[in-house]
RNA sequence: AGCUCAUCGAGAGGGACUGAGGGAACGGCCCGUCGAAGUCCCGGCAACCGCCACGAGCCUCCGCGCCGGCACCCGCUGGUCGUGCGUUCGUGGAAACGGUGCUAAUUCCGGCCCGGCGCGAGAGACGCGGUGGGGAAGAUGAGGA
Numbered sequence: 001a002g003c004u005c006a007u008c009g010a011g012a013g014g015g016a017c018u019g020a021g022g023g024a025a026c027g028g029c030c031c032g033u034c035g036a037a038g039u040c041c042c043g044g045c046a047a048c049c050g051c052c053a054c055g056a057g058c059c060u061c062c063g064c065g066c067c068g069g070c071a072c073c074c075g076c077u078g079g080u081c082g083u084g085c086g087u088u089c090g091u092g093g094a095a096a097c098g099g100u101g102c103u104a105a106u107u108c109c110g111g112c113c114c115g116g117c118g119c120g121a122g123a124g125a126c127g128c129g130g131u132g133g134g135g136a137a138g139a140u141g142a143g144g145a
Stems, first nucleotide, its partner, number of pairs: 003143006013042005021031003026110003043103003048099003051093008062084004066079005107137001112134004117129004
């Protein structure tokens, strides 16, 4: 790089250096010399993973027990067997510590598909606007090869 799963309407900024871009891409619309991006320092938010408690399931892995076989000193091996210190899932907790992440605007909005609604002389077709749902793309985390 690519794959799978979960989440994406909440939340949280100051300083130093530096100096023109940035918001993924495209179209909009914004932010920016009252200082963008970047680097460093110090904070903060949140709760994905590690962590803690409880519950349920399951023996795939691991440990222990039981039963059988072989060796009979250590042991090895098998099981439509049991169990938890194992594992999977769920609910709750903490933020102390560790791994990330984040700290303008809903992922800033939109595009593609479907359904209402309104407008266009407006019934149909079509166009535009807005709205509900689903995608696509992206971001972050976790997992696996």
Predicted 3D model of a 145-nucleotide RNA (SAM riboswitch aptamer (S box leader)) from Nocardioides marinus.
The coordinates come from a structure-prediction model, not an experiment, and the mean pLDDT is 84.
The sequence is in RNAcentral, with records from Rfam.